């Protein structure tokens, strides 16, 4: 890298570095010289694993994630009221974790 399962409207930011793009892709639309995105290091959130408790719920010392907007909306196919649009289903993309080969 590909497969499988499961989840994806909820929660949680301060310093330090450093600089010009960044929010996976395309449109949108926001974020960013009041320093974003990154990485550091401290806090923090949740609760898939592991582990205690002890039972379909609880606890957070481990492994991992995560900490601007639902996954920022939307992209394919239907439906509803409707030509502009709003809404609803279900799907691709795609993020995490477990697995197995």
């Nucleotide at each position: 890298a590909a497969c499988u399962u499961a989840u994806c409207c909820a929660g949680a930011g301060a310093g330090g570095u450093g600089u010009a793009g960044g929010g996976a892709c395309u449109g949108g639309c926001c974020c960013g010289u009041u320093g974003a995105u990154a990485c550091c290091u401290c806090a923090g959130c949740a609760a898939c694993c592991a582990g205690c408790c002890a039972u379909c719920g609880g606890c957070a010392c481990g492994g991992u994630g995560c900490u601007a907007a639902a996954u920022c909306c939307a992209g394919a196919a239907g439906g509803u009221a409707a030509u502009a649009u709003a809404c609803c289903u279900u799907g691709a993309a795609g993020a995490u974790a477990a697995g197995g080969a």
A computed fold for a 101-nucleotide RNA from Halobacillus fulvus, annotated as SAM riboswitch aptamer (S box leader).
Its mean pLDDT, the model's own confidence on a scale to 100, is 84.
Of the family's consensus pairs, 97% are formed in the model.
Taxonomically the source falls in Halobacillus (Bacteria, Bacilli, Caryophanales, Bacillaceae).
It was read from a public genome assembly, where an Rfam model found it.